Source information
SAM riboswitch aptamer (S box leader) from a Chloroflexota bacterium, 105 nucleotides, folded computationally. The prediction has a mean pLDDT of 80. The sequence was found by an Rfam model in a public genome assembly.
[in-house]
RNA sequence: CGCUUAUCCAGAGGUGGUGGAGAGACCGACUCUACGAAGCCACAGCAACCCCCAGAUGGCAAUGGGAAGGUGCUAAAUUCGGCAGAUUUUUCUGGAAGAUGAGGG
Repeated sequence: CGCUUAUCCAGAGGUGGUGGAGAGACCGACUCUACGAAGCCACAGCAACCCCCAGAUGGCAAUGGGAAGGUGCUAAAUUCGGCAGAUUUUUCUGGAAGAUGAGGG
């Protein structure tokens, strides 16, 4: 980099240092931001994908528990919409795209 697969309306909604104007993937809307954006560093926290323990058993596993380790995450549903279908407004369903994990190329 692309492939397969699972999840994405819960939770943390931070603190300090550095930095100094952007950020929320893209486009539109809307929002956050000098009461300090992004990025980087440290600490803390959330969750439980990998992982660990238990688990009728020969083995696997449902399920329950844990959080040492590998990731991830800590404004707003993946902020909302974008494409298709249904629907009377409005809303719903599915998809695409994106993000993250695991696996394999």

Rfam family: SAM riboswitch aptamer (S box leader). About the family: The SAM riboswitch is found upstream of a number of genes which code for proteins involved in methionine or cysteine biosynthesis in Gram-positive bacteria.